A computed fold for a 369-nucleotide RNA from a Sedimentisphaerales bacterium, annotated as Bacterial RNase P class A. Rfam family: Bacterial RNase P class A. Rfam links the family to the GO terms dimeric ribonuclease P complex, ribonuclease P activity and tRNA processing. Clan: RNaseP clan. Rfam classes the family as a ribozyme. The source organism's lineage runs through Bacteria, Pseudomonadati, Planctomycetota, Phycisphaerae and Sedimentisphaerales. Its mean pLDDT, the model's own confidence on a scale to 100, is 76.
RNA sequence: AGAGCGGGUCAGACAGCCGCUGGCUCUUCGGGGCCGGAGGAAAGUCCGAGCAGGACAGGGCACGGUGAUGGCUAACAGCCACCUCCACACUGCUUGCGAAAGCAAGAAGCGGGGACGGGAUAGUGCCACAGAAAAUACACAGCCGACGUCCCGAGCAAUCGGGGCAGGCAAUGGUGAAAUGGUGCGGUAAGAGCGCACCGCGGAGUUGGCGACAAUUCCGGCAAGGCAAACCCCACCGCCUGAAAGACCAAGCAGCCGGUGCUCGGCCCGGGCAUUACCGGCGGGUAGGUCGCUUGAGCCAACUGGUAACGGUUGGCCUAGAUAAAUGGCUGUCCAAGACAAAACUCGGCUUACAGACCCGCUCUUUUG
Numbered sequence: 001a002g003a004g005c006g007g008g009u010c011a012g013a014c015a016g017c018c019g020c021u022g023g024c025u026c027u028u029c030g031g032g033g034c035c036g037g038a039g040g041a042a043a044g045u046c047c048g049a050g051c052a053g054g055a056c057a058g059g060g061c062a063c064g065g066u067g068a069u070g071g072c073u074a075a076c077a078g079c080c081a082c083c084u085c086c087a088c089a090c091u092g093c094u095u096g097c098g099a100a101a102g103c104a105a106g107a108a109g110c111g112g113g114g115a116c117g118g119g120a121u122a123g124u125g126c127c128a129c130a131g132a133a134a135a136u137a138c139a140c141a142g143c144c145g146a147c148g149u150c151c152c153g154a155g156c157a158a159u160c161g162g163g164g165c166a167g168g169c170a171a172u173g174g175u176g177a178a179a180u181g182g183u184g185c186g187g188u189a190a191g192a193g194c195g196c197a198c199c200g201c202g203g204a205g206u207u208g209g210c211g212a213c214a215a216u217u218c219c220g221g222c223a224a225g226g227c228a229a230a231c232c233c234c235a236c237c238g239c240c241u242g243a244a245a246g247a248c249c250a251a252g253c254a255g256c257c258g259g260u261g262c263u264c265g266g267c268c269c270g271g272g273c274a275u276u277a278c279c280g281g282c283g284g285g286u287a288g289g290u291c292g293c294u295u296g297a298g299c300c301a302a303c304u305g306g307u308a309a310c311g312g313u314u315g316g317c318c319u320a321g322a323u324a325a326a327u328g329g330c331u332g333u334c335c336a337a338g339a340c341a342a343a344a345c346u347c348g349g350c351u352u353a354c355a356g357a358c359c360c361g362c363u364c365u366u367u368u369g
Stems, first nucleotide, its partner, number of pairs: 001365010012334007020037007039340001043351002046349005051242004063238005069081004083117001084115003088111001090109002093106005118233002123231002125227003140173002142169003148165007181199006200222001201220008246291004255282005260274005298317008335338001
């Protein structure tokens, strides 16, 4: 310098003019002044919470969710660290084949990435295509045919050779995502954990670790595949709704009560009727208004504890709050010519979309010193 991977920051800038909107303020009520006015995802509405209303004795069923370990957090299906597993890149090593180049297999180290990480000896179910066989595993090609038996040939005979059958095998080939562990030596008629060594696996112990787990010793030839994002089993968690939640104030109209009017022979009490108009009151509640509403698990900086997520202390800051819904338009200059997209109760996450610019870390290649 280039390429790749991973992570982070920004999201055109400045000026003028005309508007819209929230707060404060001045006013001669016409209007004026000052300050503030979208995002990293405001999105999807997928998780977790706050808040609000409803339901609710307790327990169970059903339904849904989560699932290694330790931590963080208000909480989480999130985040951090770690463990295990998976594929990949690089590095050297071992074994086999090969004349070599190289190819194949294996374990190891290192690096970044991924995991929707309980249980497959509780039970049920499924495993396309291909293939002989896909789970009570199997035998297509192939190898053998020792032992047993039949036929042919040679031989005086013992026996030998050839072919077949019964049968043996699972090494090799082929199929597949997956075929009863891998490599090597021995062994055998041919083979095979059949025997042995190492690796892998299972069980028991010891040591280390908070733990998942790891290392190691002994024992066992090996216990016969995968799928639980199939049903299911185990453990834990979970009531429903959603800011159009909900709380408050309350015209007009209608309703009710009283005043009032008429009536019970005049008056008072009491009763009945009328309430069209007028006056007063009442509760519910429409229009409308106020609150909820933005000061909050808040943001920034320094110091500090912690590997980290995150926490603590101190100081500073206030940063949209509308309700038919503002955050815009025009002009000019500059540049690398500006993407995805716009609040609607509020936070913490996840996921998805995104032009361009810049920064950091790791790996590889090349060049220079």